Model confidence (mean pLDDT): 77 of 100. FMN riboswitch aptamer (RFN element) from Tropicibacter naphthalenivorans, 133 nucleotides, folded computationally. The model forms 97% of the base pairs in the Rfam consensus. The organism belongs to Tropicibacter, within Bacteria.
[in-house]
RNA sequence: GAUCGUUCUCAGGGCGGGGUGAAAUUCCCCACCGGCGGUGAUAGCCCGCGAGCGCCCUUGUUUCGGCAAGGGGUCAGCAGAUCCGGUGAAAUUCCGGGGCCGACGGUCAUAGUCCGGAUGAAAGAGAACCACG
Numbered sequence: 001g002a003u004c005g006u007u008c009u010c011a012g013g014g015c016g017g018g019g020u021g022a023a024a025u026u027c028c029c030c031a032c033c034g035g036c037g038g039u040g041a042u043a044g045c046c047c048g049c050g051a052g053c054g055c056c057c058u059u060g061u062u063u064c065g066g067c068a069a070g071g072g073g074u075c076a077g078c079a080g081a082u083c084c085g086g087u088g089a090a091a092u093u094c095c096g097g098g099g100c101c102g103a104c105g106g107u108c109a110u111a112g113u114c115c116g117g118a119u120g121a122a123a124g125a126g127a128a129c130c131a132c133g
Base pairs, nucleotide, nucleotide: 001132005129006128007127008126009125010124016030017029018028019027031113032112033102034101035049036048037047038046044100045099052078053077054075055072056071057070058069059068060067061066082098083097084096085095086094104116105115106114
């Protein structure tokens, strides 16, 4: 110096007020929140990634409709959402304004914000050490 390897650490925020109602932090009005890497310049909504669901496999079970447990991460089906003006060499990233989005299961009533899987997993970030130059 940072290409190889090992170990370790870290790695998600948010319902406050009012209304209706038998019942709502779930509906209605106002509010609040924004993982990781990339990028001519700082990003929830530009490109990509992650968790989750689905899917597939195995085992068990079944009233043959399914159900439960474990595993895979290749499969990529779900995987959301941005415009206008300004500055500038450069910005869908900054400034001003307007708009939009948010897994699954649960619930006395429909959830981005409550509870649960989750004291989990993980994109990735960092540290120490070894080898290497």